[in-house]
Context: one part of a larger RNA
RNA sequence: CAAUCAUAAAGGAACUCGGCAAACUAACUACCGUAAAUUCGGGAUAAGGAGAGCUCAUUAGUCUUGAAUAAUAUCAGGUAAAAAGGAAGAAGCAUAAAAUAGUGUUGUACGCCUGUUUAAUUAAAACACAGCACUUCGCUAAAAGAUGAAAAAAUCUAAGUAUUGAGUGUGAUGUCUGCCCGAUCCCGGCAGGUUAACGGAUUAAUUGAAUUAUUCAAAAUUUGGUUUUGAAGGAACCCCCGGUUAAUGGCGGCCUUAACGUGAGGGUCCUAAGCUAGCGAAAUGCCUUGGCCGUUCAAUGCGGUCUUGCAUGAAUGAUGUAACGAUACAACAGCUGUCUAUCUGAUUGACUCA
Repeated sequence: CAAUCAUAAAGGAACUCGGCAAACUAACUACCGUAAAUUCGGGAUAAGGAGAGCUCAUUAGUCUUGAAUAAUAUCAGGUAAAAAGGAAGAAGCAUAAAAUAGUGUUGUACGCCUGUUUAAUUAAAACACAGCACUUCGCUAAAAGAUGAAAAAAUCUAAGUAUUGAGUGUGAUGUCUGCCCGAUCCCGGCAGGUUAACGGAUUAAUUGAAUUAUUCAAAAUUUGGUUUUGAAGGAACCCCCGGUUAAUGGCGGCCUUAACGUGAGGGUCCUAAGCUAGCGAAAUGCCUUGGCCGUUCAAUGCGGUCUUGCAUGAAUGAUGUAACGAUACAACAGCUGUCUAUCUGAUUGACUCA
């Protein structure tokens, strides 16, 4: 010097990103006492107090014997165990004598809760959850959904049957969940438009055979082959017409106005509709350490309030909320070597010598 322990006068968080670490507290008793708020269950071991080991005077009651009585009550004794009891007593530094063994309180945020998670850097506000809502599935010739494979068989779902199964979002409970269907999806409709395969009306070329008439070149007719042209008709999608947001999503400017100020009101442009109730410098606010109040001698912190919301906002849920949390932030009491500022002792290393 390092690690692990132990002690420390006075102060008591001045340390530090932060009370990190340490210290304080602690068990027991059918003891006393216990607030706000609350979903009336809890909160609560809330908080805050008291007692105790050993010896002893004294004593109620239990059990039991006897007396007495109609029978209890009552009176007089006895044994054992376990208690109560006092401003009592003795010893000690110390009596819950060692070990073991909660620090408490307040406010806010988030998540309701118990639970789950990154085996080996993240335990959380993330996941899940009960509850809520939406979508989808009619099924023994085997539903929707899933596994399987070239295709199938087969399997799960389910020895289930729409109060079931599958999928999606939100996330207990309380109070609520506004406006928009123009865009994107999804669902429904089928009057009209477009339209594939198909269809083969029609057009044209060439060619085999036969026939006709002839100027014996050509041509025409009939019947076949090959190619070419491709009318009418013709499904879904799409166009079209409706619906649908707890589907994906979206939810405005400018000018002016009640003497000043504010802007109920008015004008105008655009839009599918222009953010409603709530909440709000927020885990969301750039400017910003916003203004004010409280907390402190002193606060970019925290709590409350205001609202001018760069860029809050309603199941991408909004806002409150008792209980709960090895969650995050702030404060108070107690406590302490965290600190003022270090000292001493022990053990093991290191070091020196052998």